[in-house]
RNA sequence: AAGUUAUUAAGAAAGGUGGAGGGAAUAGACCCUGUGAAACCUUAGCAACCCUUUAAUCGUUAAAGAAGGUGCUAAAUUCUAUCCUGAUUAUUCAGGAAAAGAUAACUC
Numbered sequence: 001a002a003g004u005u006a007u008u009a010a011g012a013a014a015g016g017u018g019g020a021g022g023g024a025a026u027a028g029a030c031c032c033u034g035u036g037a038a039a040c041c042u043u044a045g046c047a048a049c050c051c052u053u054u055a056a057u058c059g060u061u062a063a064a065g066a067a068g069g070u071g072c073u074a075a076a077u078u079c080u081a082u083c084c085u086g087a088u089u090a091u092u093c094a095g096g097a098a099a100a101g102a103u104a105a106c107u108c
Base pairs, nucleotide, nucleotide: 002107003106004105005104006103007102008101013043014042015041016040017039021032022031023030026081027080028079029078044073045072046071049069050068051065052064053063054062055061056060077100082097083096084095085094086093087092
C1' cells in the first nucleotide's frame, strides 16, 4: 500500500512551544481561528476495538473492569454532491441506501 469485518448523531481539555492558517481530497455552503490556526511536547480525560476478570445455554453471549496496545477529546465523518422514496408548480424540504473518508481487529 491492498483486502475483509465492525463501528461511525454518544463521550471527553488544560498548560507549554509555535505564529497563520484549519475543518481528509475536489466543488459549493457553513463554521473555527492573533481572546492565537496547523504542528510538536506535557499532563489530564473519554471510549471500550484489541485486552483483563467472572458467569453461562461456551466457534458465542452477558456482566464488570481499565494495567497494557491503538484511537479520540468544536460543530453528525460540520453539511451537500450519486441512487431511491415521499411532499412540492418550481425552488426546496424530509427519510433511506450507496460511495468516499476515519478508527480498530485480522489477512496478505
The RNA shown here (SAM riboswitch aptamer (S box leader)) has 108 nucleotides. It was read from a public genome assembly, where an Rfam model found it. Its mean pLDDT, the model's own confidence on a scale to 100, is 84.